Description: RNAcentral holds the full RNA, with entries from ENA and SILVA. This is a predicted structure of a 541-nucleotide part of an RNA (small-subunit ribosomal RNA, 5' domain) from an uncultured delta proteobacterium.
Context: one part of a larger RNA
C1' cells in the first nucleotide's frame, strides 16, 4: 500500500460498485423454455344466417375466441459452479491439399403424380398411482412410392494448370444415382356457365454454388513443487491393408518389424481450472486469478447412446449405485454448481421483492407470448468517492472540572449571550430523461399486377407503450434545531500531569514496564492522530 474480509467500539445522508472464499453438503415451496391456429384434423363457448319441427330443442353453413393432440422451430443459447484436469487444457503463432456448418445474406434451378397409416376422438380392459394395452374413425408442411435434374454425387476415359510427385483443381465425353409442401391475401384480364382447378402478390419448401458466422482436428513455443520419485512403455513405436469418422490419425482391427520416451527430468507423487487482468513495486520481480471479459471442464455418483446442423445434452432418455419421498407392498417419483429461500458447516456473505418499460434472446407473417438473461428496487459502513453534524461575534477570561509553588495556570472564544445561514434529514407543492418503435385509422409517392383490389417499400398526421416512480431534479416552509466517535500519549512515534496499585493487579509489535513518589498497569484532567469511522486480527507485496 492492498483486501469478496472477519472481530471490537461507534454510526447522519447520498452516488457508484461489491456480497457463501467453508460442505461440487442435503434441499421444503414458487418461478427460471417455450412458441406457432397463416402446417393439420378435432373439441368447447359465443354470435349471425338458414332448415326441421315437438316452439324451444335439434341440424347445417359462416365468423370469432380458447385450446388437449399431430406437426414445425427452439430447448446445444442464455444462466450456474470450479469438483476434475499439469493437459494441445489454456496463452500465442501457424496448418487443414484432412473437415463440417441449422437459422441468416447473395445468385441459379425446381416445387409434378400417387399412396397407406396414426394420435387426437369414441369405446373398452388392467392398475392404488405412475401409466399401459385392445378395437374402431380421421388430417397434414407427419410418413411412403414414382417422375424430372440447371447444378450435385459415384465410377471410367481424354485434355490443361499446379505440385510436397502422393495428388489437387479446371474442362470435356459416356454410364449410373439422389429432391420437394404447401399456406395466406386479393381479383375476374386470360380459360371458364359459375366456382376455382385460373391469374396475381407475399411467404414457405427442395437442390446447387458462393458468403457470413460458428465449430472440429493437427503442429511450434510458453505454462507450479518434489530426484528423500530414475528408469517408463505390448496398441506400446512404426509400416502395410482395412474398418470407422464431417475429417487426419493405433482412433479401432488383422498382419509385419522392434521399436518409442528419459538427467534439456521420462515415469511416479503432490498441488492447481488457464488467460486478459488484479495487488504490490522506481523497475526487474513477487503474489494472485472475487466481481467484468475470452477459453475449458462439470451438472446427485459412474456408464451409454438416441434425436439433431450442432449434445454424448444442468431444468432430455436408458442402465447401475447412494440418498430422499409416495404406496393399496404389486410398484412408482426425484436431482437448486439457475433466481429467491431452508437446514447444516463456518469468523463470515443479502429479498421465498417488482417488471418485461429498456437492451438482448426463443417462437410467430404480425399482433403478441415466453424470458429469476436483463433492467430495477430491498438488505449490509463490505469497499471507493462526495457532503453534513453550523457560521460570525463574544473576556467579568462566568460557573464547574483538573493542576497548583496557593500567587495562579488550564480546559478556553470553548460555553452562555447577540447577529446570521439553511447543505442533509423533516413537511408541502411541481416534476422528468431513459420511448426508439409497434399497431390501428386517414392520406401522399413509388413498385407489383389485367387492376384503382391485395401486397411490398417509403413518408405525413392522430391515437397508443415506464418496472424504477410521484423517483431524480426544482420551488416553498419551519428550524441550530435531529447528526461524533475511535485509537494512542516510555523509545521507535506526534502527544504529560495527578490519583490508585505496590514484581500484585496488569501491559506488551520489539526494547521492555510494575517490588511505595510508575509520563509504560487502572482511572481522571489535559494532549496527539484519524474521522462516519477508528482500532485489532488474518493474508499478499
Nucleotide at each position: 500500500a492492498a483486501c469478496g474480509a472477519a472481530c471490537g467500539c461507534u454510526g447522519g445522508c447520498g452516488g457508484c460498485g461489491u456480497g457463501c472464499c467453508u460442505a461440487a453438503c442435503a434441499c421444503a415451496u414458487g418461478c427460471a423454455a417455450g412458441u406457432c391456429g397463416a402446417a393439420c384434423g378435432g373439441a368447447a363457448u359465443c354470435a349471425a344466417g338458414g332448415g326441421g319441427c315437438u316452439u324451444g330443442c335439434u341440424c347445417c353453413u359462416u365468423g370469432a375466441u380458447u385450446u388437449a393432440g399431430u406437426g414445425g422451430c427452439g430447448c446445444a443459447c442464455g444462466g450456474g459452479u470450479g469438483a476434475g484436469u499439469a493437459a494441445c487444457g489454456c496463452g500465442u503463432g501457424g496448418a487443414u491439399a484432412a473437415u463440417c456448418u441449422g437459422c441468416c445474406c447473395u445468385g441459379g434451378u425446381g416445387u409434378c403424380c400417387a399412396g397407406g397409416a396414426u394420435a387426437a376422438c369414441a369405446u373398452u380392459u388392467c392398475g392404488a398411482a405412475a401409466g399401459a394395452g385392445g378395437u374402431g374413425c380421421u388430417a397434414a408442411u407427419a410418413c411412403u412410392g414414382g417422375a424430372u435434374a440447371a447444378g450435385c454425387c459415384c465410377a471410367c476415359g481424354g485434355g490443361g494448370u499446379c505440385u510436397u510427385c502422393g495428388g489437387a483443381c479446371c474442362u470435356u465425353g459416356c454410364g449410373g444415382g439422389a429432391a420437394a409442401a404447401g399456406g395466406u391475401g386479393g381479383c375476374c384480364u386470360c380459360u371458364g356457365a359459375a366456382u376455382a382447378u385460373g391469374c396475381u402478390a407475399c411467404u414457405g419448401u427442395a437442390u446447387c454454388a458462393g458468403g457470413a458466422u460458428g465449430a472440429g482436428u493437427c503442429c511450434g513455443c510458453g505454462u507450479c513443487c518434489c530426484a528423500u520419485u530414475a528408469g517408463c512403455u505390448a496398441g506400446u513405436u512404426g509400416g502395410c491393408g482395412g474398418g470407422g469418422u464431417a475429417a487426419u490419425g493405433g482412433c479401432c482391427c488383422a498382419c509385419c518389424a522392434a521399436g518409442g520416451c528419459a538427467u534439456c527430468g521420462a515415469u511416479g507423487g503432490g498441488u492447481a481450472g488457464c488467460u486478459g487482468g488484479u495487488c504490490u513495486g522506481a523497475g526487474a520481480g513477487g503474489a494472485u486469478g472475487a466481481u467484468c471479459a475470452g477459453c475449458c471442464a462439470c451438472a446427485c455418483u459412474g456408464g451409454a447412446a438416441c434425436u439433431g446442423a450442432g449434445a454424448c445434452a444442468c431444468g432430455g432418455u436408458c442402465c447401475a449405485g447412494a440418498c430422499u419421498c409416495c404406496u393399496a407392498c404389486g410398484g412408482g417419483a426425484g436431482g437448486c454448481a439457475g433466481c429467491a429461500g431452508u437446514g447444516g458447516g463456518g469468523a463470515a456473505u443479502u429479498u421465498u421483492g417488482c417488471g418485461c418499460a429498456a437492451u438482448g434472446g426463443g417462437g410467430g407473417a404480425a399482433a403478441c407470448c415466453c424470458u429469476g438473461a436483463c433492467g430495477c428496487a430491498g438488505c449490509a459502513a463490505c469497499g471507493c468517492c462526495g457532503c453534513g453534524u453550523g457560521a460570525g461575534u463574544g473576556a467579568u477570561g462566568a460557573a464547574g472540572g483538573c493542576c497548583u509553588u496557593c500567587g495562579g495556570g488550564u480546559c478556553g472564544u470553548a460555553a452562555a449571550g447577540c447577529u446570521c445561514u439553511g447543505u442533509c434529514a423533516g413537511a408541502g407543492g411541481g416534476a422528468a430523461u431513459g420511448a426508439a418503435g409497434u399497431g390501428u385509422a386517414a392520406g401522399g409517392c413509388g413498385g407489383u399486377u389485367a387492376a384503382u383490389a391485395c401486397c411490398c417499400g417509403u413518408u405525413u398526421u392522430a391515437c397508443u407503450u415506464g418496472a424504477c416512480g410521484g423517483u431524480a431534479c426544482c420551488c416553498u416552509c419551519a428550524a441550530a434545531g435531529g447528526a461524533a466517535g475511535c485509537a494512542c500519549c516510555g523509545g521507535c512515534u506526534a502527544a504529560c500531569u495527578c490519583c490508585g496499585u505496590g514484581c500484585c493487579a496488569g501491559c506488551a509489535g520489539c526494547c521492555g514496564c510494575g517490588g511505595u513518589a510508575a509520563u509504560a498497569c487502572g482511572g481522571a484532567g489535559g494532549g496527539u492522530g484519524c474521522g462516519a469511522g477508528c482500532g485489532u486480527u488474518g493474508u499478499u507485496c